Two RNAs folded together computationally: RNase P RNA and transfer RNA, 449 nucleotides in total. The coordinates come from a structure-prediction model, not an experiment, and the mean pLDDT is 76.
[in-house]
RNA sequence: GCAGCGGCUCAGGUGAUCGCUCGCUCCCCGGCUUCGGCCGGGGGACGGGAGGAAAGUCCGGGCUCCGCAGGGCAGGAUGCCGGGUAACUCCCGGUGAGGGCGACCUCGAGGACAGUGCCACAGAAAACAGACCGCCUCGCCGACCCCGGUCGUCGAGGUAAGGGUGAAAAGGUGGAGUAAGAGCCCACCGCGCGGACGGUAACGGACGCGGCACGGCAAACCCCAUCCGGAGCAAGGCCAUGUACAGGGGCGUUCGAGGGCUGCCCGCCCGAGCCCCAGGGUAGGCCGCACGAGGACCACGGUGACGUGGUUCCCAGAGGAAUGAUCGCCACCGCCGCAAGGCGGAACAGAACCCGGCUUACGAGCCACUGCAGCA
RNA sequence: GGGCCGUUAGCUCAGUCGGUAGAGCAGCUGGCUUUUAACCAGACGGUCACAGGUUCGAUCCCUGUACGGCCCA
Numbered sequence: 001g002c003a004g005c006g007g008c009u010c011a012g013g014u015g016a017u018c019g020c021u022c023g024c025u026c027c028c029c030g031g032c033u034u035c036g037g038c039c040g041g042g043g044g045a046c047g048g049g050a051g052g053a054a055a056g057u058c059c060g061g062g063c064u065c066c067g068c069a070g071g072g073c074a075g076g077a078u079g080c081c082g083g084g085u086a087a088c089u090c091c092c093g094g095u096g097a098g099g100g101c102g103a104c105c106u107c108g109a110g111g112a113c114a115g116u117g118c119c120a121c122a123g124a125a126a127a128c129a130g131a132c133c134g135c136c137u138c139g140c141c142g143a144c145c146c147c148g149g150u151c152g153u154c155g156a157g158g159u160a161a162g163g164g165u166g167a168a169a170a171g172g173u174g175g176a177g178u179a180a181g182a183g184c185c186c187a188c189c190g191c192g193c194g195g196a197c198g199g200u201a202a203c204g205g206a207c208g209c210g211g212c213a214c215g216g217c218a219a220a221c222c223c224c225a226u227c228c229g230g231a232g233c234a235a236g237g238c239c240a241u242g243u244a245c246a247g248g249g250g251c252g253u254u255c256g257a258g259g260g261c262u263g264c265c266c267g268c269c270c271g272a273g274c275c276c277c278a279g280g281g282u283a284g285g286c287c288g289c290a291c292g293a294g295g296a297c298c299a300c301g302g303u304g305a306c307g308u309g310g311u312u313c314c315c316a317g318a319g320g321a322a323u324g325a326u327c328g329c330c331a332c333c334g335c336c337g338c339a340a341g342g343c344g345g346a347a348c349a350g351a352a353c354c355c356g357g358c359u360u361a362c363g364a365g366c367c368a369c370u371g372c373a374g375c376a
Numbered sequence: 377g378g379g380c381c382g383u384u385a386g387c388u389c390a391g392u393c394g395g396u397a398g399a400g401c402a403g404c405u406g407g408c409u410u411u412u413a414a415c416c417a418g419a420c421g422g423u424c425a426c427a428g429g430u431u432c433g434a435u436c437c438c439u440g441u442a443c444g445g446c447c448c449a
Stems, first nucleotide, its partner, number of pairs: 001372004006367005012330007020049004025044008051348001055359002058357005063232004070266004075228005080094005095109001096107004110223002115221002117217003132163002134159006141152005171189005190212001191210004197204002236287004245279001247277005258270003294313008332345005377448007386401004395432001404418004425441005
């Protein structure tokens, strides 16, 4: 220098002028008053005013309501081990497997001797294996010649070494052995089992035994273990207003409609009204709602995620919806210029009940490390 | 703000407990007709929205993204 890999930080700063919104406070005007105040409008001072993702709504929790939700079925989620957390499909640290020369990265990684199912095409055979070609033995017949051998058709068997098909062919390589062959036997590798050892565990490295035992798919049904009640701030509560009703149809009153109570059932409770169609009517305001698993700094414990303690701070709350615009200086990047300097650029995107994660979009800078090449 | 679905030929839709995807209409060619329509016959036309994963193999199963649609007091 090029290529790469992992982590961290920031999201321009500052001044002037003009604005927007919220809170608090002061003044002015108008209305009401039970004289304490209340409501509406205008103006001034002070203080606060988007994000790392506010996004997607993919997970988890707080909060609120459903009669605090009992039992069963169904359904959903997770799935190596240990830890963290309010909780998680998240995070941290390990184990194993896979990828990369490497720094490093990825993994939905329980169970296929509980059962069921699938494995298209090709191929002889696709799961209680299987003889298409080939190899070997025997028998009959035929041919040949050097007269006991060779070849060929057919038949009976043996053989999973070789060929060919496939994603996958029932351990691999080498040797011994055999009529030809074969874990039939042997060595190494792989696999399975066993009891000790190390480790909290997943698991690991040795040792011994077993010739090897029924391949793959569970992001197919399923089994096992653990967890999950349902809905969501348009939850829910308060005030005001409207409820004006008439029409058609259906079910039901102890033989119980319908509802509480959730997809279904059981169980418990309420129970005389309930449901559908279409017309007509009302949808204004306030709370929930900004002090929270909160931020910053320090100390201690821990490899780490994180925890404990102390000090300090208060930091958006709109409702057609604020958080902005112009100019100057400084900082960053790019280009031009010997220089002074000049010109240009600055991403993704914007709260709406609140947090913890994940994923996606995106600009700039810094640090550590790896590979290759060059120079000293 | 929250909840829930869909994307397959030019258009409207099927499809599948995983084995290289069809129907109707439209368009094209030929026939019939004086000609057109209708009718008959034939062929063409697909990145199954995009990307990644599981699997021997994905329109289908899983995850993410993009676009579109429905509902709420």
It holds a member of the Rfam family "Bacterial RNase P class A". It is annotated as a ribozyme. Rfam's curators write: Ribonuclease P (RNase P) is a ubiquitous endoribonuclease, found in archaea, bacteria and eukarya as well as chloroplasts and mitochondria. Its best characterised activity is the generation of mature 5'-ends of tRNAs by cleaving the 5'-leader elements of precursor-tRNAs.